[in-house]
Context: one part of a larger RNA
């Protein structure tokens, strides 16, 4: 390579726009490049193949022969399908228009509840902590209380297999910007479309560089216990981090471990939205038929039947190592082997 595959055995890029390129509705009419034929020439010999000969057979030798088919060049065929040009049409897409749901962003402004902080006032003796205690904190007045007052994160109840966003993630309230969906009716355009090598921008947590902030929790540490021993579960501290502001890393069990579009194939029952009231549509979920699946289980939200375009697997370990290149301040990413081994 032909081939089979990617939920869970290897394998779906973390999401997403969108370049080449693959692919791509209906209808008509032109040509005929692909499509079909036909002739030529050519595709050495051996080998394979028919059919026969010659070694006693047979392998093995050897004569002769043709199909099928690539390429080329001429000619002819028709016009059904792809391509090419030209006209046309609304379902495919998108756009005005009328509503409608939300933790969708982004920036601003407020708000309380708690906890620590401090300052006073009452009090007067333990608080704190665990299996049990110590370290700790307290008569220089703690813990407990009552006023008041600073700061920072974080927003209970409502909250719901509710909602919303391409993932990643969004949850006090109110304002201003602002993307997207969803119905409705159908006025415009007229296939303008779908994937998507490279490219691009988004990407939890932790890291990192600059400058703030730092209640509270709390990796490193420190003590304190438990233990044989404890660089550890337990406990008192507690520094970076958790926060914001610019900036860089670019990686997660980034999970539905199930890439995106399109069509079509029983039902039956929750939620949530819209329009409307036999109902219809979009999102989410749950039980399930044919089907599929090793099997779990999947099942109009497919893992069912089919079509496109992308990625990615091809026996464990070496090993996501080495080494080279890009990228990055580092940390490290991305890409990505062999040897030898079973």
């Nucleotide at each position: 390579u032909u081939g089979g595959g990617c939920g869970u055995a290897a394998a779906g890029c973390g999401u997403c726009u969108g370049u080449a390129g693959g692919u791509g509705g209906c209808c008509c009419g032109u040509a005929a490049a692909g499509u079909c034929u036909a002739a030529u020439g050519u595709c050495a010999a051996a080998u394979a193949c028919c059919a026969g000969g010659g070694c006693u057979c047979a392998a093995c030798c050897u004569u002769g022969g043709a199909c099928c088919g690539g390429c080329a060049u001429u000619g002819g065929a028709g016009a059904a399908c792809u391509c090419a040009c030209g006209g046309g049409c609304u379902u495919g897409a998108g756009u005005a228009c009328g509503g409608u749901a939300g933790a969708g962003g982004c920036a601003g402004a407020g708000g309380g509840a708690a906890u620590u902080c401090c300052a006073c006032g009452u009090g007067g003796a333990g608080c704190g902590g665990u299996g049990a205690a110590a370290u700790g904190c307290g008569u220089a007045g703690a813990g407990a209380u009552g006023u008041g007052g600073a700061g920072g994160a974080a927003c209970a109840c409502c909250a719901g297999u509710g909602g919303c966003g391409a993932a990643g993630g969004c949850g006090c309230u109110c304002u201003g910007c602002u993307g997207g969906g969803c119905c409705g009716a159908g006025a415009c355009u007229g296939a303008c479309a779908c994937u998507g090598a490279g490219a691009g921008a988004c990407g939890a947590a932790a890291g990192c560089u600059g400058g703030g902030g730092g209640a509270g929790u709390g990796a490193a540490u420190a003590g304190g216990a438990u233990u044989a021993g404890a660089u550890a579960c337990c406990c008192u501290a507690g520094u970076a981090a958790u926060c914001c502001c610019a900036g860089c890393u670019g990686u997660a069990a980034a999970c539905u471990a199930u890439g995106g579009a399109g069509a079509c194939u029983a039902a039956g029952u929750g939620g949530u939205c819209c329009c409307u009231u036999u109902g219809g549509g979009g999102c989410u979920g749950c039980u399930g038929u044919a089907g599929c699946u090793a099997a779990c289980g999947c099942g109009u939200u497919a893992a069912g039947u089919c079509u496109c375009c992308c990625g990615c697997c091809u026996g464990g370990g070496g090993a996501g190592u080495a080494u080279g290149c890009u990228c990055g301040c580092a940390a490290g990413a991305g890409u990505g082997a062999a040897a030898c081994u079973c």
RNAcentral holds the full RNA, with entries from SILVA. This is a predicted structure of a 342-nucleotide part of an RNA (small-subunit ribosomal RNA, central domain) from Chlamydomonas sphaeroides.